[in-house]
RNA sequence: AACGAUAAAGGCAAACCAUCUGUGAGGAUGGGACGCAAAGCCAUGGGUCUUUUCUAAUAUGCCUUAUAGGAAAAGAUCGCCAGGUUGCCGAAA
Repeated sequence: AACGAUAAAGGCAAACCAUCUGUGAGGAUGGGACGCAAAGCCAUGGGUCUUUUCUAAUAUGCCUUAUAGGAAAAGAUCGCCAGGUUGCCGAAA
């Protein structure tokens, strides 16, 4: 450097519950552990999700309205996948 033990020390904490918070996706704190060797950090690319706006197959005789789908903007998620960056331990190969 790489790799990752039924190793040791320590760490994080899904679902769910309570309180608070946000229009929402979500977030914070406490409880709780499904899991995690970066489940530390960064929304940079993709994915997914939310809100708003525009558009619109279609429905109605028309207007209006609603809406599959599409687009844009602003967001959420790094415990979806990449990328960047920092880092604990040390068996085997």